[in-house]
This is a predicted structure of a 150-nucleotide RNA (glmS glucosamine-6-phosphate activated ribozyme aptamer). It matches the Rfam family "glmS glucosamine-6-phosphate activated ribozyme aptamer". A reference for the family is Winkler et al. (2004), "Control of gene expression by a natural metabolite-responsive ribozyme", Nature. Rfam's curators write: This entry contains a glucosamine-6-phosphate activated ribozyme that is found in the mRNA for GlmS. GlmS is an enzyme that uses fructose-6-phosphate and glutamine to generate glucosamine-6-phosphate. The ribozyme catalyses self cleavage of the glmS mRNA that is thought to regulate GlmS activity. Model confidence (mean pLDDT): 78 of 100.
């Protein structure tokens, strides 16, 4: 270096905690709670501090660390004038936009159960979202230079 196995880790609403609040003690020690899930990453730098909806009504509140969003610039790709190179636009391999329509599509709270001193964590059911994307359809943008061959 290929390959099998197995184990541990990490895949970003993420991680961590002194404030707060909850629980437990007679008081302290001490426990616990501090984002539910969709969705999101070409690379580099720098800014900025991040989309959707549930749920809830001291929470998901406050803090601090971090981030796949945004916005500038450069690289690299793609798509745009039949091809190619430059050059301008646009976007990120699902690779132009705006508009309807359409199918797909969450978890937690609730409810139950089991532990616990309690109070979360935890199992188990069952319903219900909005972006984004995907499909469909209309609309819109698809340029300019050079350059050989058909």
């Nucleotide at each position: 270096g290929c390959g099998a196995g197995u184990c541990u880790g990490u895949u970003a609403g993420c991680g961590c905690c002194g404030g707060g609040a909850c629980c437990g003690u007679a008081a302290c020690g001490g426990g616990u709670u501090g984002a539910c899930g969709a969705g999101g990453u070409u690379g580099g730098c720098g800014g900025u501090g991040a989309u959707c909806g549930a749920a809830g009504g001291a929470u998901u509140c406050g803090g601090c660390g971090g981030a796949u969003g945004c916005c500038g610039c450069c690289a690299c790709g793609g798509c745009u004038c039949a091809c190619a190179g430059u050059g301008g636009g646009u976007c990120g391999a699902a690779a132009g936009g705006a508009c309807a329509g359409g199918a797909a599509g969450a978890a937690a709270a609730a409810c139950g159960g089991a532990a616990u001193c309690a109070a979360g964590a935890c199992c188990g059911c069952a319903a219900c979202a909005g972006a984004g994307g995907c499909c469909u359809g209309u609309u819109u943008u698809a340029c300019a230079c050079u350059g050989a061959a058909u």